[in-house]
RNA sequence: GGGCUCAUGGCGCAGCUUGGUAGCGCAACUGACUCUUAAUCAGUGGGUCGUGGGUUCGAAUCCCACUGGGCCCA
Numbered sequence: 001g002g003g004c005u006c007a008u009g010g011c012g013c014a015g016c017u018u019g020g021u022a023g024c025g026c027a028a029c030u031g032a033c034u035c036u037u038a039a040u041c042a043g044u045g046g047g048u049c050g051u052g053g054g055u056u057c058g059a060a061u062c063c064c065a066c067u068g069g070g071c072c073c074a
Base pairs, nucleotide, nucleotide: 001073002072003071004070005069006068007067010026011025012024013023020057028044029043030042031041032040050066051065052064053063054062
């Protein structure tokens, strides 16, 4: 220098192919249960999707550039 791939709540991931309300598990918090804790059960909050721009009625999703991590080639 070239190519591929990843980036989504505190953590681990799905959703991207085929644009249409951003979800799951764990964790946290509240309540129930319990002498208490744990376990179990019920519920609640938390992210506008790495950054910037474009296309579109509408973008996590499509296009471009950039940043960071990983792999391969030179």

This is a predicted structure of a 74-nucleotide RNA (transfer RNA) from a Nanobdellota archaeon. The source organism's lineage runs through Archaea, Nanobdellati and Nanobdellota. The prediction has a mean pLDDT of 82. It matches the Rfam family "tRNA". By type it is a transfer RNA.